[in-house]
Context: one part of a larger RNA
Molecule: large-subunit ribosomal RNA, domain I
Organism: Cupriavidus taiwanensis
RNA sequence: UGCAUGUGGUGGAUGCCUUGGCGAUCACAGGCGAUGAAGGACGCGGUAGCCUGCGAAAAGCUUCGGGGAGCUGGCAAACAAGCUUUGAUCCGGAGAUGUCCGAAUGGGGAAACCCGGCCCGAAUGGGUCAUCCCACACUGAAUUCAUAGGUGUGGGAAGCGAACGCGGCGAACUGAAACAUCUAAGUAGCUGCAGGAACAGAAAUCAACCGAGAUUCCCAAAGUAGUGGCGAACGAAAUGGGAAGAGCCUUGUACUCUUUAGCAGUGGUGUUAGCAGAACGGGAUGGAAAGCCCGGCCAUAGCAGGUGAUAGCCCUGUAUGCGAAAACACGAUUGUGGAACUAGGUGUACGACAAGUAGGGCGGGACACGUGAAAUCCUGUCUGAAGAUGGGGGGACCAUCCUCCAAGGCUAAAUACUCGUGAUCGACCGAUAGUGAACCAGUACCGUGAGGGAAAGGCGAAAAGAACCCCGGGAGGGGAGUGAAAUAGAUCCUGAAACCGCAUGCAU
Numbered sequence: 001u002g003c004a005u006g007u008g009g010u011g012g013a014u015g016c017c018u019u020g021g022c023g024a025u026c027a028c029a030g031g032c033g034a035u036g037a038a039g040g041a042c043g044c045g046g047u048a049g050c051c052u053g054c055g056a057a058a059a060g061c062u063u064c065g066g067g068g069a070g071c072u073g074g075c076a077a078a079c080a081a082g083c084u085u086u087g088a089u090c091c092g093g094a095g096a097u098g099u100c101c102g103a104a105u106g107g108g109g110a111a112a113c114c115c116g117g118c119c120c121g122a123a124u125g126g127g128u129c130a131u132c133c134c135a136c137a138c139u140g141a142a143u144u145c146a147u148a149g150g151u152g153u154g155g156g157a158a159g160c161g162a163a164c165g166c167g168g169c170g171a172a173c174u175g176a177a178a179c180a181u182c183u184a185a186g187u188a189g190c191u192g193c194a195g196g197a198a199c200a201g202a203a204a205u206c207a208a209c210c211g212a213g214a215u216u217c218c219c220a221a222a223g224u225a226g227u228g229g230c231g232a233a234c235g236a237a238a239u240g241g242g243a244a245g246a247g248c249c250u251u252g253u254a255c256u257c258u259u260u261a262g263c264a265g266u267g268g269u270g271u272u273a274g275c276a277g278a279a280c281g282g283g284a285u286g287g288a289a290a291g292c293c294c295g296g297c298c299a300u301a302g303c304a305g306g307u308g309a310u311a312g313c314c315c316u317g318u319a320u321g322c323g324a325a326a327a328c329a330c331g332a333u334u335g336u337g338g339a340a341c342u343a344g345g346u347g348u349a350c351g352a353c354a355a356g357u358a359g360g361g362c363g364g365g366a367c368a369c370g371u372g373a374a375a376u377c378c379u380g381u382c383u384g385a386a387g388a389u390g391g392g393g394g395g396a397c398c399a400u401c402c403u404c405c406a407a408g409g410c411u412a413a414a415u416a417c418u419c420g421u422g423a424u425c426g427a428c429c430g431a432u433a434g435u436g437a438a439c440c441a442g443u444a445c446c447g448u449g450a451g452g453g454a455a456a457g458g459c460g461a462a463a464a465g466a467a468c469c470c471c472g473g474g475a476g477g478g479g480a481g482u483g484a485a486a487u488a489g490a491u492c493c494u495g496a497a498a499c500c501g502c503a504u505g506c507a508u
Base pairs, nucleotide, nucleotide: 001507002506003505004504005503006502007501008500009499015493016458017457020429021428022426023425024424025423026422027421028420029418030417031160032159039101040100041099042055043054044053046079049075050074051073061095062094063093064092065091066090070083071082072081106115107114108113116129117128118127119126120125131157132156133155134154135153136152137151138150139149164195165193166192167191168190169189175182179229205212206211216243217242218241219240220239226234227233247410248409249408252350253349254348255347257345262336263335264334265333266332268330269329270328271327272326274322275321276320280295281294282293283292296313297312298302304316305315306314359383360382361381362380363379364378365377366376369395390405391404392403393402394401445452446451465492468479469478470477471476
């Protein structure tokens, strides 16, 4: 030095575990905000820090309920000082307080800061003062009336928010095996506005000589008919079957007869705390019994979690039943004045039935349809009817026939989504997985910035976390002790491999 065996170190794979994720189902909720939001800054404890909670009334205050023995949140013990059956801590409803920044709104500003006016107050101090829109009132120029403007009062808006929705603007990579029409795609992105859904919607619709009867969504029709440098590719509808189902108002006045919403009361259901809730003992093993053996019991409860190993009967629960002072939601019922506000109905009468519109020319766009034989819809521009004896459509166009009535408006459900709340589930993951994040993570760190973005879980049943002694400056170790176990000793479950020792044997 090599090989082998044994025994260690290092290292943290593997196994087991799960507080965290992922994906669903059902129900709820679908908004918050000038009564100052979302998000923050700075503070508040007997306390140095961080998290949580809260706001100078500061881990909290008042009140109404629940609950019933301990409590003063967590990391995180100890100490100190207290509270509590005169019901604390805790849970729920309603309220009070709520610094400063932030739409941020008195003015300014390099956010959490600086500087003001007016009113009240002796003072610390309290209140108020942005902009725009609408309505009303007052006032009021050039300029007579008027208008602009000004002032005041009242009401509203703004900003944030995950997806879903409807409009406006609108790419490129890519595909076409290049590329220009085309495609990607009306996608991404930007932007406006809204709702719990939105949009659409009660035929100037389809159909085909039979008929149907608003819209929306799903299945089929169908990758069909078609469109298409007839390339790549794009791609219907009628019709049939389902989900759901609902129809109305106005253009107008008179008369008549009536109601609904609203408001108030009553009782109901649900939500926001909770309450009751069956049935087991023994033996051996073991550190510990829930496993084994023996004998019982409950079950409208043998879902689940915990307890020193695997528990229907030990604990929390589960099935089932019950429960609200207060707030909220929903639906029911009674009353109210017949109207003060808003919105309507029945009947009669006379009326009315949408014009720079339909259509046309030119240029575009949307329709599955790329100008095509191109109907239909929208309109930038130029034009421009009829008016129910009328008009639109039936894929150029004409006739016949059929069908409908544009140029005003409203409308639930079936449909889409999930920032979020509750319950339940998974041939989903199990710490290089599953969220980036199981752990104080959008943190540390990087970047001027936009932005990028980690690593990091496990002693034990219980800290019983090793008193005391010895070596040592300490670190660390050896005894002692705890424990079932300490090669479970805090760099702590298991503890693979690479790598490094020690002992022995063999070889050189």